[in-house]
């Protein structure tokens, strides 16, 4: 250097031909128990990597930037 993939909750990832952001685990509370675990209910938690453009609206489409990972070239 060139080409892909992926970046969304603490963590594992879903997601929407553009129109209220989600699941599990995990926390926090509360029922249960003689008490803990499991259980069953609740509730928090989020600039959807940054930035910019289209649009009446962008997590979602475009460009730019970065971070991971892959794969190819190339000189030495």
């Nucleotide at each position: 250097g060139c080409c892909g993939u992926u970046u969304u909750a603490g963590c594992u990832c879903a997601g929407u031909u553009g129109g209220c952001a989600g699941a599990g685990c995990g926390c926090c509370g509360c029922a249960c128990u003689u008490g803990u675990a499991a259980u069953g209910c609740g509730a928090a938690g989020g600039u959807c990597g940054c930035g910019a453009g289209u649009u009446c609206g962008a997590u979602u489409c475009u460009c730019g930037c970065a971070a991971a990972c892959g794969g190819c070239u190339c000189c030495a």